Predicted 3D model of a 77-nucleotide RNA (transfer RNA) from a Chloroflexota bacterium. Lineage of the source: Bacteria > Bacillati > Chloroflexota. The prediction has a mean pLDDT of 82. Its Rfam family is "tRNA". It is annotated as a transfer RNA.
RNA sequence: GGGCACGUGGUGUAGUGGCCUAACAUGCAGCCCUGUCAAGGCUGAGAACGGGAGUUCGAAUCUCCUCGUGCCCGCCA
Numbered sequence: 001g002g003g004c005a006c007g008u009g010g011u012g013u014a015g016u017g018g019c020c021u022a023a024c025a026u027g028c029a030g031c032c033c034u035g036u037c038a039a040g041g042c043u044g045a046g047a048a049c050g051g052g053a054g055u056u057c058g059a060a061u062c063u064c065c066u067c068g069u070g071c072c073c074g075c076c077a
Base pairs, nucleotide, nucleotide: 001073002072003071004070005069006068007067010026011025012024013023018057028044029043030042031041032040050066051065052064053063054062
């Protein structure tokens, strides 16, 4: 330098154009339960989807640019 994949709550993932003002698990907070803790039950807070532009009536989802991470290929004066 070329190619491919990925980037979404604290963490790990789902969501592949409209049911998404974004779901699940775990973690966190409160309450219940318990003599206490754990386990269990209930409730709640927490992400506008790496950044920017575009397409569309409508974008986390499609296109382009860019940043980061990983893998493969090439180059090495």